A computed fold for a 375-nucleotide RNA from Fibrobacter sp. UBA1313, annotated as Bacterial RNase P class A. Its Rfam family is "Bacterial RNase P class A". It is annotated as a ribozyme. The prediction has a mean pLDDT of 77. The source organism's lineage runs through Bacteria, Pseudomonadati, Fibrobacteria, Fibrobacterales and Fibrobacter.
RNA sequence: CGGGGGUAGCGGAUGACCGCUUGCACGCAAGUGUCAGAGGAAAGUCCGGGCACCGCAGGGCAGGAUGCUGGAUAACGUCCAGGCGCAGUAAUGCGACGGAAGAAAGUGCCGCAGAAAAUAUACCGCCUUGAGCAAUCAGGGUAAGGGUGAAAUGGCGAGGUAAGAGCUCACCGCAUUUCUGGUGACAGGAAUGGCAAGGUAAACCCCAUCCGGUGCAAGACCAAGCAGGACUCCGCCCUUUCGAGGGCCUGAUGCGGCUCGCGUCAGCUGGUUUCCGGGUAGGUUGCUUGAGACUGUCAGUAAUGGCAGCCCUAGACAGAUGGUCAUCGCUGGAUUCGUCCAGUACAAAACCCGGCUUAUAGCUACCCCAUUAUG
Numbered sequence: 001c002g003g004g005g006g007u008a009g010c011g012g013a014u015g016a017c018c019g020c021u022u023g024c025a026c027g028c029a030a031g032u033g034u035c036a037g038a039g040g041a042a043a044g045u046c047c048g049g050g051c052a053c054c055g056c057a058g059g060g061c062a063g064g065a066u067g068c069u070g071g072a073u074a075a076c077g078u079c080c081a082g083g084c085g086c087a088g089u090a091a092u093g094c095g096a097c098g099g100a101a102g103a104a105a106g107u108g109c110c111g112c113a114g115a116a117a118a119u120a121u122a123c124c125g126c127c128u129u130g131a132g133c134a135a136u137c138a139g140g141g142u143a144a145g146g147g148u149g150a151a152a153u154g155g156c157g158a159g160g161u162a163a164g165a166g167c168u169c170a171c172c173g174c175a176u177u178u179c180u181g182g183u184g185a186c187a188g189g190a191a192u193g194g195c196a197a198g199g200u201a202a203a204c205c206c207c208a209u210c211c212g213g214u215g216c217a218a219g220a221c222c223a224a225g226c227a228g229g230a231c232u233c234c235g236c237c238c239u240u241u242c243g244a245g246g247g248c249c250u251g252a253u254g255c256g257g258c259u260c261g262c263g264u265c266a267g268c269u270g271g272u273u274u275c276c277g278g279g280u281a282g283g284u285u286g287c288u289u290g291a292g293a294c295u296g297u298c299a300g301u302a303a304u305g306g307c308a309g310c311c312c313u314a315g316a317c318a319g320a321u322g323g324u325c326a327u328c329g330c331u332g333g334a335u336u337c338g339u340c341c342a343g344u345a346c347a348a349a350a351c352c353c354g355g356c357u358u359a360u361a362g363c364u365a366c367c368c369c370a371u372u373a374u375g
Stems, first nucleotide, its partner, number of pairs: 001375001003369008012328007020037002023034004039346001043357002046355005051215004063211005068082005083097001084095004098206002106204002108200003123146002125142007154172002157169003173195001174193008219285004228276003233271002235248005249267007292311001294309006329344006
């Protein structure tokens, strides 16, 4: 240096210039200065929780999820340790891995092929009886062998038999009883039984455990304008000590036969003053100090937890985190060995956490394995 398995980390650096966003300081303001400014997956939105509002006496039905054992956790469908099964020489990987003789009850399905797919049964064959000159036909026994199939009614060997068969026996498997080890899943042993019990539950179903709904566009506070509601006032001019007074106009009406005049009312499908609750735009909040990061130590095989110290590290709201240049790093190619050219992954917060899954150029560290394939 090579083959294979596992765990973890990094995933460009520095500087200059031009910009963007929050906070802070200064400024009347425009703005200026300064600090900070994406990820291991920020992704998919697939699980679980916090938080918020709505609903809710308790219980049940329906529906959904999960499903070997023990543990971790706020919780989980996640993680850790173990058991069993399968794959691999092995390191190790994968498994919805409860229930079909089960703790307990039932239903369905098993295409094609094949005699037969679960009540049982016999195509070829083997043995045997009868008939027939014979070929062959009819009856009986059998399931060893052949054939079909993903799967064929325990496997294999011996005895046995007309041929065969758990018919009998040894071993293996299985079942029952029991002993030992283990918290347990389970493992190992002994005795007994001649074998009874095919497969299928991401088929119905049964059993156990868990689950109310909606998501920060949740929710809380403030609140223009318009619309709505309530209330005050009401033509025009002049004067005013602000209480009012005087004059004039239009319409209706009373007195009246008519006109003038005098009195009363109105000038209101409108405007005006003040207020009201709900709430839109808009603003504030929720908002980032948290099941938090790092270091050490203790308990534990581990997941993880306790304690001590130390740190504060984006918070936008149509959404900032960008661009250019220079130098360097890394990868590939070319090379006259001086350099030159090209490239530098996947992808980007949006209330916050724990997971899972998927994407990811390249680089690094550690541990482990061996089929004479540790060369």